[in-house]
RNA sequence: GGUCUGUUCGUCUAGGGGUUAGGACGCAAGAUUUUCAUUCUUGUAACACGAGUUCGAUUCUCGUACAGACUA
Numbered sequence: 001g002g003u004c005u006g007u008u009c010g011u012c013u014a015g016g017g018g019u020u021a022g023g024a025c026g027c028a029a030g031a032u033u034u035u036c037a038u039u040c041u042u043g044u045a046a047c048a049c050g051a052g053u054u055c056g057a058u059u060c061u062c063g064u065a066c067a068g069a070c071u072a
Base pairs, nucleotide, nucleotide: 001071002070003069004068005067006066007065010025011024012023013022018055026044027043028042029041030040031039048064049063050062051061052060
């Protein structure tokens, strides 16, 4: 250099056109407990960036950035 793949809450991960963007851990508050821990309840917080297609895009297409695999 070429081909291909990936990027979603603080972390890991599901979702592949119409979702309240879900789950686990974390964090905060409350309940329980003499206190801590455990357990339970509630909350918190996300679609890498830019364009296009579409009535509608996290999802499809293109480009950019970053990461990875293979190859010369």

This is a predicted structure of a 72-nucleotide RNA (transfer RNA) from Candidatus Odoribacter faecigallinarum. It matches the Rfam family "tRNA". The family's RNA type in Rfam is transfer RNA. Rfam describes the family as follows. Transfer RNA (tRNA) molecules are approximately 80 nucleotides in length. Taxonomically the source falls in Odoribacter (Bacteria, Bacteroidota, Bacteroidia, Odoribacteraceae). The RNAcentral record of the sequence draws on ENA.